[in-house]
RNA sequence: AGAGUGUGAUCCUGGCUCAGAUUGAACGCUGGCGGCAUGGCUAAAGCAUGCAAGUUGCACGAGAACCACUUCGGUGGGGACAGUGGCGAAAGGGCGAGGAACGCGAUCGAACGUACCCCGAGGUGGGGGAUAGCGUCUGGAAACGGGCGGUAAUACCCCAUGUGCUCGCAAGAGGAAAGCUCCGGCGCCUCGGGAGCGGCGAUCGUCCUAUCAGGUUGUUGGUGAGGUAACGGCUCACCAAGCCGAAGACGGGUAGCGGGUGUGAGAGCAUGACCCGCCGCAUCGGGACUGAGACACUGCCCGGACUCCUACGGGAGGCUGCAGCGACGAAUCUUCCGCAAUGGGCGCAAGCCUGACGGAGCAAUGCCGCGUGCAGGAUGAAGCAGCUUCGCUGUGUAACUACUGUCAGGGACUAGCAACCAUGAGCAGUCCCAGAGGAAGGGCCGGCUAAUUCAGUGCCAGCAGCCGCGGUAAUACUGAAGGCCCAAGCGUUAAUCGGAAUCACUGGGCUUAAAGCGUACGCAGGCGGAUCGGUAGGUAUUUCGUGAAAUCCCACGGCUCAACCGUGGAACAGCGGAGUAAACCACCGAUCUUGAGGCAGGUAGGGGUCAACGGAACCAUGUGUGUACCGGUGAAAUGGGCAGAUAUACAUGGGAACGCCAAUGGCGAAGGCAAGUUGACUGGGCCUGACCUGACGCUCAGGUACGAAAGCGUGGGGAGCGAACGGGAUUAGAUACCCCGGUAGUCCACGCCGUAAACGAUGCACACUAGGUCGGGGAGGCUUUCACGCCCUCCCGGCCGAAGGAAAACCAUUAAGUGUGCCGCCUGGGGAGUACGGUCGCAAGGCUAAAACUCAAAGGAAUUGACGGGGGCUCACACAAGCGGUGGAUCAUGUUGCUUAAUUCGAGGCAACGCAAAGAACCCUACCUGGGGCUGAACAUGCAUGGAUUUACCUUUCGAAAAGAUUGGGCCACGCUCUUUUGAGUGGAACAUGCACCAGGUGUUGGCAGGCCUGUCGUCAGCUCGUGCUGUGAAGUGUCGGGUUAAGUCCCUUAACGAGCGCAACCCCCUAUCGUUUAGUUACUAACGCCGUCAUGGUGAGGACUCUAGCGAGACUGCCGGUGUCAAACCGGAGGAAGGUGGGGAUGACGUCAAGUCCUCAUGGCCCUUAUGUCCAGGGAUGCAAACGUGCUACAAUGGCAUGGACAGAGCGAUGCAAUAUCGCGAGAUGGAGCAAAUCGCAGAAACCAUGCCUCAGUUCGGAUUGCAGGCUGAAAUUCGCCUGCAUGAAGCUGGAAUCGCUAGUAAUCGCAGAUCAGCUACGCUGCGGUGAAUACGUUCCUGAGCCUUGUACACACCGCCCGUCAAGUCAUGGAAGCCGGGAGUGCCCGAAGUCGCCCCAUCUCAGGGGUGCCUACGGCGAGAUCGGUGACUGGGACGAAGUCGUAACAAGGUAACC
Repeated sequence: AGAGUGUGAUCCUGGCUCAGAUUGAACGCUGGCGGCAUGGCUAAAGCAUGCAAGUUGCACGAGAACCACUUCGGUGGGGACAGUGGCGAAAGGGCGAGGAACGCGAUCGAACGUACCCCGAGGUGGGGGAUAGCGUCUGGAAACGGGCGGUAAUACCCCAUGUGCUCGCAAGAGGAAAGCUCCGGCGCCUCGGGAGCGGCGAUCGUCCUAUCAGGUUGUUGGUGAGGUAACGGCUCACCAAGCCGAAGACGGGUAGCGGGUGUGAGAGCAUGACCCGCCGCAUCGGGACUGAGACACUGCCCGGACUCCUACGGGAGGCUGCAGCGACGAAUCUUCCGCAAUGGGCGCAAGCCUGACGGAGCAAUGCCGCGUGCAGGAUGAAGCAGCUUCGCUGUGUAACUACUGUCAGGGACUAGCAACCAUGAGCAGUCCCAGAGGAAGGGCCGGCUAAUUCAGUGCCAGCAGCCGCGGUAAUACUGAAGGCCCAAGCGUUAAUCGGAAUCACUGGGCUUAAAGCGUACGCAGGCGGAUCGGUAGGUAUUUCGUGAAAUCCCACGGCUCAACCGUGGAACAGCGGAGUAAACCACCGAUCUUGAGGCAGGUAGGGGUCAACGGAACCAUGUGUGUACCGGUGAAAUGGGCAGAUAUACAUGGGAACGCCAAUGGCGAAGGCAAGUUGACUGGGCCUGACCUGACGCUCAGGUACGAAAGCGUGGGGAGCGAACGGGAUUAGAUACCCCGGUAGUCCACGCCGUAAACGAUGCACACUAGGUCGGGGAGGCUUUCACGCCCUCCCGGCCGAAGGAAAACCAUUAAGUGUGCCGCCUGGGGAGUACGGUCGCAAGGCUAAAACUCAAAGGAAUUGACGGGGGCUCACACAAGCGGUGGAUCAUGUUGCUUAAUUCGAGGCAACGCAAAGAACCCUACCUGGGGCUGAACAUGCAUGGAUUUACCUUUCGAAAAGAUUGGGCCACGCUCUUUUGAGUGGAACAUGCACCAGGUGUUGGCAGGCCUGUCGUCAGCUCGUGCUGUGAAGUGUCGGGUUAAGUCCCUUAACGAGCGCAACCCCCUAUCGUUUAGUUACUAACGCCGUCAUGGUGAGGACUCUAGCGAGACUGCCGGUGUCAAACCGGAGGAAGGUGGGGAUGACGUCAAGUCCUCAUGGCCCUUAUGUCCAGGGAUGCAAACGUGCUACAAUGGCAUGGACAGAGCGAUGCAAUAUCGCGAGAUGGAGCAAAUCGCAGAAACCAUGCCUCAGUUCGGAUUGCAGGCUGAAAUUCGCCUGCAUGAAGCUGGAAUCGCUAGUAAUCGCAGAUCAGCUACGCUGCGGUGAAUACGUUCCUGAGCCUUGUACACACCGCCCGUCAAGUCAUGGAAGCCGGGAGUGCCCGAAGUCGCCCCAUCUCAGGGGUGCCUACGGCGAGAUCGGUGACUGGGACGAAGUCGUAACAAGGUAACC
């Protein structure tokens, strides 16, 4: 000090969340020792038991036990217990309910009190009567009493004196005491003073709420009296009517306050445990008594609640003291020891008392310290885990060996806490012994945030602080291994501050993100021009007092260190007293003119109100002319019209609105204001002059006024328009958009309403900070004058732009710049401008204005894309112009569907459908069988054994075959070594058996795990990079613009300059022309042999030609003219076989479609393993009501048939192509020359040409279908092949909506060949040549594409996004007949105890008794206000993968949107 999160990305705004520190904590897991602290935060709910306040015999009487003496009566000592008296008990200790207050805090003050203590002055004389205890009698269960008798005092009373004291002007009056003794002393009384303590007052400070705005009757003041220690309405009588309040009275809520504590850089914010000070309280409420002090925690009286005892008559009690109990709660300790220390009470003292206190115990609750070992073993065991090339890597050490000895354990001794004779509850110190032994866990590892792999799981289980993980390869769940961070702790939860400048004093904002009131006037308030003099409130400075101690900070010191503690210092931003200064603010006085206002003279204007007046249009009515339509729309219809409309002419009437001028213009505070003109009344501005006043100013919470449209009330008015409503259309619907009608309203007068995207989304005022230009209003100067023009100046309205500002867009003297003053407003989105309350309104509704709940966003500006039923430019057989088709028919073929045991699977808009399939009878084959077999396997590898035994092979039988069994037979090889041979050994191949690793899978994966390959956009012209520049940035520029091109092709311009992948070209192939080129066989044949033949390059020969196939040439806008920017390029021309890419092919940028393919191949994961593997037979993939795609053949005469005749190219051929010949009508058969091919064969090309027939018909068109007879291939043509002949002779006469191809050797048309292949369903596909057109004006439209631009709420990108009702679910909340409860007051009734007063009785005195008045606690009755709970029903709201209906918004969102 920051970080994560919204976006495809960016900047900003803005919320949410995290990292830090802290705690009287709690919870989870874990837990060795010590020191110092801390420990009922909840029920101020209730409490068993014990203890927490007594002491004094030196105030007093009596006096048990015991001791001594005794005359035995008693006396003396002794002193327990109880009593009288004194002092204390008002302190100490606890708690925080109440209280928003002079309660607390800071600082001052005057009208007071004070026991004990200190100082000073004086005094302490005389007398008296009682009463407890006690004795006796007696009541009661008890508590507790009662009668009688008698007694003491430092208890009580009287007299005296009285310095001082009190009252009083004075005179004068009043007014005290106590003794005890150990003989030291301790006391007592009066007065004065002190110290400390207390009571009282003043100023300032002290939470939230205005959805609490008025409160108050002892209230405010006075006079008098009473009362008090003392001032005072403290109380009372009388008099006056005040007093408090927007600087927040009164009311409501909450809370003990401070020193301090936590956090923070600070300012602040939060807090008030422990310790210290103050206050308040003591079961709840009231009251007084005693006393120096109380309205009294462990005193009294009364009332209430509760608990206990009881003999039922009556009594007792108060842990918010220390322990402890139960209860509550997430949660908080021992019914401990001691008065040894410190302190307190009493006492002369000894001493007694002291749950204050000192200690110990419990609790990791916190802070601090220490330990749980150290070295080797060891370049490293095992286990576990990972990778896997099968060997490595990680954990990373342990056992074992040597060493040390903190803490805990055991033993011995003893400083210190003890100042002070004595005294230690409990701590503490030193030394020794033993022995690595007794002592490590928790959280985390996706990013933030340090730390990663494997397995399991499969949107499940679960995690999560935020973002978010999990749907079969999860670094995010669970486990393991490893790692990271802390450590006797670690995490979680809760809470505070911080980060958050996210309430902004320090230190924020308001054009568009939340935020300027619709506008003006204006009281209070805030702020305020120039000069002089004064004052000293603010201000500055000096000094004094205060600011308790503790805490924090600094220094030093004490516990071994630290925590902790001690001493000193500093500090405590404050408050108060005094002095000085006088600039500034303030105040007082005086003066001034520049702010402000006035005056005078001009001037512009839809400024306002009332009234008069005008023309055009419209409507109605009347009259005329005139006749069948008018009107309306995208197209129509409703509507009007023969009863005469529309149109047209004239007239009359009516209401509303004012064309042109007119503008970017004017006026007004805003709303708003428009017929040229006129009249009446009236507001403001501007300019000029510088005559007057002399700061009179600015702003403005409340307040007041004005305030579009719609709406409301009363009364008018009503032409046109026109919510609602009716009708017609449109539509799936159409409560809309369009059309025909039409009421309120729109208009006027008066009165309400008070809101708008009331906008410049920009409060008002003043000052300052470059300019340029245009418009409106005024004054002046120059030009002799006028016009025009130029210059200067003031005011108003616009545009552009510098600096500067801004997140950017933009603003920029009309600021959103730089400053000042004042006001208003904002603080995440939704809920909600809603509810409740208040207030205004006739109502509608307005103003003010929340919360629960919910989300992690919502938002602004700009960027890149994509998209638009946005725009511009351009292109393409995209349309148009043409030619021919498809869609109708038959058939073929593919698909859907249906069927089936199976009809295997895939392909699905273009870009699936004569596709995969360039050949389904078997095979292929993956499918089916209520068919049959096999199980280490049909196929691969290793090991072992056997090694020529079996098997394989031929053969027989069973079987449909496979398989198995079986008969007979043959085979028994081969290499190497040794050996004379026989042979022996060995080896591997093959085979068999066994074992093992495993084989096998066209099983699976929405090919949505991934590779390879492919389609498509698209042969479209695009897609990018480096450096530079611009921008905060995403990004832009380049690649835009002007031309040009088929092209991001090239040129020019240019903050860009270059480059890459594409384009083009080069390169490759085919094709078009050529060659003093090369080569001539199988091709060719001009000349020559006049060789040969009926004839033919048939032959010798030749290389000339054609041709073949190599090598070259050729075309490049090169040349000419024109256009064009001296360009690129285009147009035309020449030459040329070919001309502007000559034609064609191959060649496919970055990317898109989770496009296609796991069934080509290969492959991750998953699944099957006597089966989802494998073998065989048969069947199926060819099934057929129907639909679609692609084709063939046709419908005929530009034709068909017959006969005759002509001309290709490219291919293929040995399991092959096959000639001549013979047979057959033919398919074909027989047979086989030749040919591994420029040689031989397939091989007849067909359209075409010639001649003839047919003559418009279901035909001499068309050939489907069917029958019969044949041929071919093949083991085999039944399901299910092709071909031939004869016979049969269907539909069909040019095809609806719609739709396809093609721009030249193209379409159309004609045939030929090939791959696959035994054969073939080929009419398919791929090639080849023959014949050979028409049309293109053009780019409006349809489709697709490219570039630029625009809008956007889209970015999974329009197959996008998204709104509202309804239905079902959950949650919180408002209303509601009522019902229930709380706190606070108020009126009336009752009235305990008690003070005070009065009356009576009684009394030597002090007392006492009875009655009564006022006040009054508790209680009762009543009417309200207020807060909360609940409530049938009801209102909206929020939320949630896949409900319903529509399509409102975002693009011109398909009717621009919005208020």